[in-house]
RNA sequence: AGAGUUUGAUCCUGGCUCAGAUUGAACGCUGGCGCCAUGCCUAACACAUGCAAGUCGAACGGCAGCGGGGGAAAGCUUGCUUUCCUGCCGGCGAGUGGCGGACGGGUGAGUAAUAUAUAGGAAUCUACCUUAGAGUGGGGGACAACUCGUGGAAACACGAGCUAAUACCGCAUAAUCUCUACGGAGCAAAGAGGGGGACCUUCGGGCCUCUCGCUUUAAGAUGAGCCUGUAUCAGAUUAGCUUGUUGGUGGGGUAAAGGCCUACCAAGGCGACGAUCUGUAGCUGGUCUGAGAGGAUGAUCAGCCACACUGGGACUGAGACACGGCCCAGACUCCUACGGGAGGCAGCUGGGGAAUAUUGGACAAUGGGCGAAAGCCUGAUCCAGCAAUGCCGCGUGUGUGAAGAAGGCCUGCGGGUUGUAAAGCACUUUCAGUAGGGAUGAAAUGCCCAGGGUUAAUAACCUUGGGAGUUGACAUAACCUACAGAAGAAGUACCGGCUAACUCUGUGCCAGCAGCCGCGGUAAUACAGAGGGUGCAAGCGUUAAUCGGAAUUACUGGGCGUAAAGCGCGCGUAGGCGGACAUUCAAGUCGAGUGUGAAAUCCCCGGGCUCAACCUGGGAACUGCAUUCGAAACUGGGUGACUAGAGUAUGGUAGAGGAAAGUGGAAUUCCCGGUGUAGCGAUAAAAUGCGUAGAUAUCGGGAAGAACAUCAGUGGCGAAGGCGGCUUUCUGGACCAAUACUGACGCUGAGGUGCGAAAGCGUGGGGAGCAAACAGGAUUAGAUACCCUGGUAGUCCACGCCGUAAACGAUGAGAACUAGACGUUGGCCCUUUUAAGGGUUAGUGUCGAAGCUAACGCGUUAAGUUCUCCGCCUGGGGAGUACGGCCGCAAGGCUAAAACUCAAAGGAAUUGACGGGGGCUCGCACAAGCGGUGGAGCAUGUGGUUAAAUUCGAUGCAACGCGAAGAAUCUUACCUACCCUUGACAUCCCUGAAAGUCUCUGUAAUGGAGAUGUGCCUUCGGGAAUCGGGUGACAGGUGCUGCAUGGCUGUCGUCAGCUCGUGUCGUGAGAUGUUGGGUUAAGUCCCGUAACGAGCAACCCUUGCCCUUAGUUGCCAGCGGAUAAUGCCGGGAACUCUAAGGGGACUGCUGGUGAUAAAUCGGAGGAAGGUGGGGACGACGUCAAGUCAUCAUGGCCCUUACGGGUAGGGCUACACACGUGCUACAAUGGGAAGUACAAAGGGUCGCCAAGCCGUGAGGUGGAGCUAAUCCCACAAAACUUUUCGUAGUCCGGAUUGGAGUCUGCAACUCGACUCCAUGAAGUUGGAAUCGCUAGUAAUCGCGAAUCAGAAUGUCGCGGUGAAUACGUUCUCGGGCCUUGUACACACCGCCCGUCAUACCACGGAAGUAGAUUGUACCAGAAGCGGGUAGGCUAACCUUCGGGAGGCCGCUCACCACGGUACGAUUUAUGACUGGGGUAAAGUCGAAACAAGGUA
Repeated sequence: AGAGUUUGAUCCUGGCUCAGAUUGAACGCUGGCGCCAUGCCUAACACAUGCAAGUCGAACGGCAGCGGGGGAAAGCUUGCUUUCCUGCCGGCGAGUGGCGGACGGGUGAGUAAUAUAUAGGAAUCUACCUUAGAGUGGGGGACAACUCGUGGAAACACGAGCUAAUACCGCAUAAUCUCUACGGAGCAAAGAGGGGGACCUUCGGGCCUCUCGCUUUAAGAUGAGCCUGUAUCAGAUUAGCUUGUUGGUGGGGUAAAGGCCUACCAAGGCGACGAUCUGUAGCUGGUCUGAGAGGAUGAUCAGCCACACUGGGACUGAGACACGGCCCAGACUCCUACGGGAGGCAGCUGGGGAAUAUUGGACAAUGGGCGAAAGCCUGAUCCAGCAAUGCCGCGUGUGUGAAGAAGGCCUGCGGGUUGUAAAGCACUUUCAGUAGGGAUGAAAUGCCCAGGGUUAAUAACCUUGGGAGUUGACAUAACCUACAGAAGAAGUACCGGCUAACUCUGUGCCAGCAGCCGCGGUAAUACAGAGGGUGCAAGCGUUAAUCGGAAUUACUGGGCGUAAAGCGCGCGUAGGCGGACAUUCAAGUCGAGUGUGAAAUCCCCGGGCUCAACCUGGGAACUGCAUUCGAAACUGGGUGACUAGAGUAUGGUAGAGGAAAGUGGAAUUCCCGGUGUAGCGAUAAAAUGCGUAGAUAUCGGGAAGAACAUCAGUGGCGAAGGCGGCUUUCUGGACCAAUACUGACGCUGAGGUGCGAAAGCGUGGGGAGCAAACAGGAUUAGAUACCCUGGUAGUCCACGCCGUAAACGAUGAGAACUAGACGUUGGCCCUUUUAAGGGUUAGUGUCGAAGCUAACGCGUUAAGUUCUCCGCCUGGGGAGUACGGCCGCAAGGCUAAAACUCAAAGGAAUUGACGGGGGCUCGCACAAGCGGUGGAGCAUGUGGUUAAAUUCGAUGCAACGCGAAGAAUCUUACCUACCCUUGACAUCCCUGAAAGUCUCUGUAAUGGAGAUGUGCCUUCGGGAAUCGGGUGACAGGUGCUGCAUGGCUGUCGUCAGCUCGUGUCGUGAGAUGUUGGGUUAAGUCCCGUAACGAGCAACCCUUGCCCUUAGUUGCCAGCGGAUAAUGCCGGGAACUCUAAGGGGACUGCUGGUGAUAAAUCGGAGGAAGGUGGGGACGACGUCAAGUCAUCAUGGCCCUUACGGGUAGGGCUACACACGUGCUACAAUGGGAAGUACAAAGGGUCGCCAAGCCGUGAGGUGGAGCUAAUCCCACAAAACUUUUCGUAGUCCGGAUUGGAGUCUGCAACUCGACUCCAUGAAGUUGGAAUCGCUAGUAAUCGCGAAUCAGAAUGUCGCGGUGAAUACGUUCUCGGGCCUUGUACACACCGCCCGUCAUACCACGGAAGUAGAUUGUACCAGAAGCGGGUAGGCUAACCUUCGGGAGGCCGCUCACCACGGUACGAUUUAUGACUGGGGUAAAGUCGAAACAAGGUA
């Protein structure tokens, strides 16, 4: 510090997710040791049991219990036991009294301010402690304990009697205390202990002294109370709140100021700088994170606050409205004799929960309470136990060791890896274990000695120094030494990318994984296991949570034309901001000082535990607040002066600016009249409609309403909405020029207020045209639409509402600055003057520099550079919706969420693809023609059906006479039956034998027996080939996957395209080149050009003309010979031909056109003319196209079978449908007879001549030929002659009967052919559709491959031999450019809504149930206070009657719980209902994206 994820790819916007750190954690797996920390986050839920606050006998009366002493009695074992008495002593239960139970400890419910933090303040109190002053005199009356009695189950209570005090009460004394009218008045106390020389004594003591205590006052310290400023969460869908409320006066009250309380008076106080209300929450130092600013948090430690079962209340006290005190009410639990009582753990237990420890030890240390002290108490504390909960440290060994062991895993079978890892060898012993030793934490108090103080005193007491001795829970501890032995000690997560780390097996969209993207449908590095690897390590992962990354709330540090985002537009309040000069103040600002900012924490430098964590000393810091002094530039306040901003006045100018009144012509419609006759009107075409009752058309007259052609213009005006005939009246604003005046008067603008298109609403008018709704006609599968004919609201006017629009420049307002060019509107100035040019200013446009922008684009009219103010945004959907509130007559508007759901949604641009977008162009694409298919019969292939099997594959073009160039057996893969199991075939090993031939059984495979037979080479060792038997490795598979593959093939398409290098442009994907102007069959060529070059596509064969060479088997012109005749022979090399090499054609020449180019049109010459004809050849790529059954091949599957063999059957079936063909339907023909002319092929397991036989298929025969020699082999249409005469025929030949021929082991299923007989459909074929542009179509025959036999198929060959093409509008397909796009699996795309089904969350809802709260009223426990006519009453006073005072009772005020009525807020639930979201697929349509088919 970033990364993944939207796309085919790109840039941007934007969300989601990850890597880091952290935790009081929990869970899963695992677990050796130690140190230091930490440990109910949930039920402030309920609590059994034990413990957590006592102490003082030196305050007191005492003596229940214990011990001692004394006395008495008894037993007697004569010094023991028992009993009794005695407070005499040590002490001490209970009690009186004092101090402490207000600290320490726990928890965070409540509390948004009666709190906390920080800085200040004045009107206060403070036990114990410290300092100082003064005092401590003299009396009195009770009550507990105790005794007796009574009641009660108990708790406890009552009555009578006795008694002490540092308990209680007067009196005296009285201040620098309190009060005061300033004269005065008032107020206290307690004693206890130690020691002791005189003196006194009732022998208790007095007295003296010391110590402790007590009273009062002043001060301090400490602690506490009160007040103020500032700061401290969210919600405005909480906007008004408040009556003791705000202030004053009198009174009361408090320790103390104060409405704290009360009476009266006034009417204030708080609030947009957020009052009130609601929700949530203890606050802080700090902690976590972060670069910081911030954000989150408030465990442990520390400070403050609050609470103690819930609510209320006071008492006592220095201090409480009191955790382990009291009273009352309530809920709950327990005891009960039913009358009544008891209780409050927020230590252990239960419960709850994912989850959090022992009913441990000790007061040794530190601290607290009491005490003079010893000491006692102390669940504070110190320790231990439990827990990997966390931080830190240590260990689980070290070195050597290649035969690279075994085993595992992988493998291309060679090996690789685990791996120096192990074993082995040599060492070490931390930790744990055993044994032994062994610090620190402990210093004191008290005791003894010495000095000092005090004192009458050497006692005593206080204090200083010295000395002896005692005190350890932890602790079997830390630490040290010895012993033995590698011995006792490694896991966990991950390995597709992010993110370090890869293979095998299993599984087969299953099981499962997943933080995001996403894996899994038979070769999964993503699931599960294994091997291996990577990370961390006594831990490792997961989950939860916080910060970070996130500049994703942006103060530091973001945005708003199109991504989310500028209010529709003005005016203007508060607020914010504000020109220039001088002077003053010092609020902001800046500097210096002071106080404070607790300690701990963080940081720095040191120190102590072996190190570290941890502990500790010092410093820095605590960015803050307050206060004092100073400065005066800037901001701000005051004062004075200025004119550049703003405004006013004068003079002009343009204008659909606004309102009202009047007025004009054209057009439409309607009415009246004339002329006139059969249609008009409408549409793609029609119909509805109008018209013989006279329409439309045309002429004249009239009525009515609405709108204003031309001018008219990216022209004008207005803030926006918006404004258009003409005239008048009223009225707003702008601009220009020159001067004068005011003197900052300005800008923006939350709330507020006004204006605000269209539609709509209300009332009243008006209504020509147009026209929602509606009606009819068409269209259509439907058509509640588009089209047509009608037509009502409305559109118009007046008044009043509504308040919204893509109210758009999708661009808030104002100000300043920053190149220009060209138009145009309104002014002014200058120059020359038909007319133009220049300058300036205010508008309005186009292009464009710098700059900006993601790009598109903007660019002085900014989206540039800055300033001021306002509004708005923070992923998509849900949703501008629900609820609430405000507005509205309504429609509806404004404000405005959440649950839930997705990983995207989006902007701009790029390349493709597509369009019922455009342009150019090509093709038997259409058109023009010729001939077919589709109808018939048959052949053949396919589908379907059938069947034991009808083997398998091919399926739009690009499957269907296709694989198959040929299924009777074989083929053959299918079915049935019968057999074989190292196998029909390959390699290796052992053994035997040549091989083989003949015979028997069986349909055959096979099986059995017998007969016959003995090879080749040799260096003599043996070898090669072949066959039989055996063993196991293995063979074998037309079994699956063409979606694992190679190879081969089809198709777009012989279409003209597809790319690269360098350069240039762009942030980039990409572009350019390859586009443009011409031209071509062509990205063919030329020109132009930020491009210049290059690659793939394309150099072959054949045919047409000529030449050269060569002449056999081919040829025969000339010469000769021979024949009935024939190149038959001699010969020839001319010709044809054969087959090798050359030539030839290149727009080369010429005229026109064209840019003078490329090229094109015409001509000449030529066998051939513009690639001459034909073929092979098929760019980058597309279709997961076809083929695992040609072959090859990965993986999977079978192995006495899915392999192998044999026989028979099937692939040939047959209600049907389709494709491709053949033959026809006839006279351009059929039949008969005669006659002529090819090319290209094939042939020895072959082609087969002549001759003979047969009606024929064929048979017989055997010549020739390994082929320019012989054979197949007569070409047929054609031509000549003849017949048939338009008919189901002398057409057509299917089907069937009979008889044969040939091939073959075998023609039944199931061959071809021949002869005789039979003679079906069919008379030119619906919709639709195919081929072909010249030696082509059409037509005619010939050959070959396969093949024993079996073509109408396929591949070739030649013969005869046409018609037509104006042309590119349309159909189909292709190419290039351009345009739009929401498509990219690319239009066979994408995608919307209703309905149906399932699930989820939410809203409404008659209501129902709770919680909180307001107002009014009822009620009123305990208690303080007030009153008091009843009752009781020790101290004091008394005139002895009583009084003062107190207590009880009664009563009043206040008030908790409780209750009633009416609301408010909120939560849960609710039949039914509403929309929303998600879901594989369903139904109906086809709304959007292309002109999306009506933009």